[in-house]
The prediction has a mean pLDDT of 76.
TPP riboswitch aptamer (THI element) from Salimicrobium jeotgali, 100 nucleotides, folded computationally.
RNA sequence: AGAGCCUUCAAGGGGAGCCUAACGGCUGAGAGUGGACGCAAGUUCAGACCCUUCGAACCUGUCAGUUAGCACUGGCGCAGGAAUGGUGGCUUUUUUGAUG
Repeated sequence: AGAGCCUUCAAGGGGAGCCUAACGGCUGAGAGUGGACGCAAGUUCAGACCCUUCGAACCUGUCAGUUAGCACUGGCGCAGGAAUGGUGGCUUUUUUGAUG
């Protein structure tokens, strides 16, 4: 100096679907927990969870399959987008120097 893994701090991004209206259930990390305002619809703040460019967190597109239905399942980043900076530790590789 490079690479990998981990810790931690701060900052930022994101969704809340389906059956279904409810009970209950499905998938999932997460499927709306609490406060405030509001007649209500809803808005907003906080929380949990996931993700931050090596980005499939998330939005869109696309191919195949499945379901009662849904990114429900499996693909495509040689498809369009999408949010980062530090601290510390461990391992490893290479290079340079010093000493013996």

Source information:
The organism belongs to Salimicrobium, within Bacteria. The RNAcentral record of the sequence draws on Rfam and Ribocentre. Rfam family: TPP riboswitch aptamer (THI element). Rfam links the family to the GO term thiamine pyrophosphate binding.